[in-house]
Molecule: transfer RNA
Organism: Candidatus Levybacteria bacterium RIFCSPHIGHO2_01_FULL_38_12
RNA sequence: GCCGAUGUGGCUCAGUGGUAGAGCAAGUGUUUCGUAAACACUAGGUCGUGAGUUCGAUUCUCACCAUCGGCUCCC
Numbered sequence: 001g002c003c004g005a006u007g008u009g010g011c012u013c014a015g016u017g018g019u020a021g022a023g024c025a026a027g028u029g030u031u032u033c034g035u036a037a038a039c040a041c042u043a044g045g046u047c048g049u050g051a052g053u054u055c056g057a058u059u060c061u062c063a064c065c066a067u068c069g070g071c072u073c074c075c
Base pairs, nucleotide, nucleotide: 001071002070003069004068005067006066007065010024011023012022013021018055026042027041028040029039030038048064049063050062051061052060
């Protein structure tokens, strides 16, 4: 230098154009003498950034950023 993959709550991941979800973690409550466990409930996201297409974008297109992987060049 070239190619590819990934980027979504604190963490791990779903979600292939129509109001963003799960598990774990966190908080509150019930239960217990107390803790844990169990059960119920609650909160938490400008979907990496910017633009484009569209009535409508997490999803499609382009550029950029970050991480990872592969290839290549020079000596």